[in-house]
RNA sequence: CUCGACAAAGGCAAACUCUCCGAAAGGGGAGGACGCAAAGCGCAUGGGCCUAUAACUGGACCGCCGUUGGGCGGCUCCGGCAUGGCAGCCACGUUUCCGAAG
Numbered sequence: 001c002u003c004g005a006c007a008a009a010g011g012c013a014a015a016c017u018c019u020c021c022g023a024a025a026g027g028g029g030a031g032g033a034c035g036c037a038a039a040g041c042g043c044a045u046g047g048g049c050c051u052a053u054a055a056c057u058g059g060a061c062c063g064c065c066g067u068u069g070g071g072c073g074g075c076u077c078c079g080g081c082a083u084g085g086c087a088g089c090c091a092c093g094u095u096u097c098c099g100a101a102g
Stems, first nucleotide, its partner, number of pairs: 002102001003099002011036002016031006034088001040094003045091003048086003054083001056080005061074005
């Protein structure tokens, strides 16, 4: 350096419950342990996944305008889309405790 013992000492904490923030996804705190050898870190770098308030945008429906092509509008309905998230989805980058065997 690689590697990771039914080793030792420590560490983290899924679901769920309470509470706070958020439109949501999700996040902070307290309790709680399914798991984890990086379940440490990254104003999330690449892929993937989640969300859709506002913005942008497609369609439906309704109203008005127009000779047509079409245009304008809406306390309505269905979609798309990160400037929002997830590091306990995978890569990548970076730092690092302990220690047998190989």